[in-house]
RNA sequence: AGUCCCGACCAGCCUAAUCCGCGCAGCCGCUCUGCGCGGAGCCGGGGACCCACCGACCCCCUUGGGGCGAAUCGGCGCGCCGCGCGUGUCGUAGGGCUGCUUCCAGGCCCGAGCCCGUCAGCUAACCCGGCCGGCCACGUGGAAGGACAGA
Numbered sequence: 001a002g003u004c005c006c007g008a009c010c011a012g013c014c015u016a017a018u019c020c021g022c023g024c025a026g027c028c029g030c031u032c033u034g035c036g037c038g039g040a041g042c043c044g045g046g047g048a049c050c051c052a053c054c055g056a057c058c059c060c061c062u063u064g065g066g067g068c069g070a071a072u073c074g075g076c077g078c079g080c081c082g083c084g085c086g087u088g089u090c091g092u093a094g095g096g097c098u099g100c101u102u103c104c105a106g107g108c109c110c111g112a113g114c115c116c117g118u119c120a121g122c123u124a125a126c127c128c129g130g131c132c133g134g135c136c137a138c139g140u141g142g143a144a145g146g147a148c149a150g151a
Stems, first nucleotide, its partner, number of pairs: 012135003018040009041131006051121001064119001065116004073091008094110005100145006
C1' cells in the first nucleotide's frame, strides 16, 4: 500500500413501518436503552343508499373464496406412472437504486413470501388492526430548479 473479516458511529437505501410527550427502570451522571401510557403522522382491513353482481334452457369440469405485497403471466428442459407436482433456466406485467430534488441518458437490481378460514364487490357514518424486518462504504453523467458557502 492492497485485500479479506468483525464491530461501532455517521450518512444513506428498501418498507406504511416514523416522530413527540409523560412516568418507571438500567447508568456515577448525561446521552442512550428497555418497559408502560398518551399524542401526531403514515399504512392496511371490515362496513349503507346508489352502482355493480345476481337470471331461462343445454353441455362439460369440479380445482371454494378472499387479503397484504412491485412480486403477475409465459416459453424451454429435467425428475416422478403423471392430467398433476417439484425443480432449473430464459423471458415478462410490475417494482427499486443511481447520495439536494425532478427530468433525461447510461448502469445495477427485485420480479418473493405470508395471512384469513367457507366468509367479505364498491361503500358515507362507524368499527378493527399495523408501525416490523432487512441492507450499507462508498456515492456515472447532462439539463433545470434549489440550498449552502465565499466575494